[in-house]
C1' cells in the first nucleotide's frame, strides 16, 4: 500500500428504515433450616466518529478511526 469483513451494555451475541431483544456477569430481594438451583428487581435512556439520504437511520450512502482477515 490494494481489496474485503467487522464496530451495539461491564462482557457475548441478535437486531426487516418506525418498537433496541436475548445470554452471562454484579448488586439487592424472595424461596431455603443454611446454601444451591429457581423466581423478581436494578446495574441497562448502551448503537467506533463525522457528515449525507430520509418525514424518521442501530440499519442505507460517504469520509475517518479501530480490529481482524487475504493478496502484493
Nucleotide at each position: 500500500g490494494a481489496c474485503g469483513a467487522c464496530g451495539u451494555g461491564g462482557c457475548c451475541g441478535a437486531g426487516c428504515g418506525g418498537c433496541a431483544c436475548g445470554g452471562c456477569g454484579c448488586g439487592g430481594g424472595c424461596c431455603u433450616g443454611c446454601a444451591a438451583a429457581g423466581c423478581c428487581c436494578g446495574c441497562u435512556u448502551a448503537a467506533g466518529c463525522u457528515g449525507g439520504u430520509u418525514c424518521a437511520a442501530g440499519u442505507c450512502c460517504a469520509g475517518c478511526c479501530g480490529u481482524c482477515g487475504u493478496c502484493u

About this RNA:
A computed fold for a 72-nucleotide RNA from a Tepidisphaeraceae bacterium, annotated as transfer RNA. The same sequence occurs in records of 2 taxa. Rfam family: tRNA. From the family's description: Transfer RNA (tRNA) molecules are approximately 80 nucleotides in length.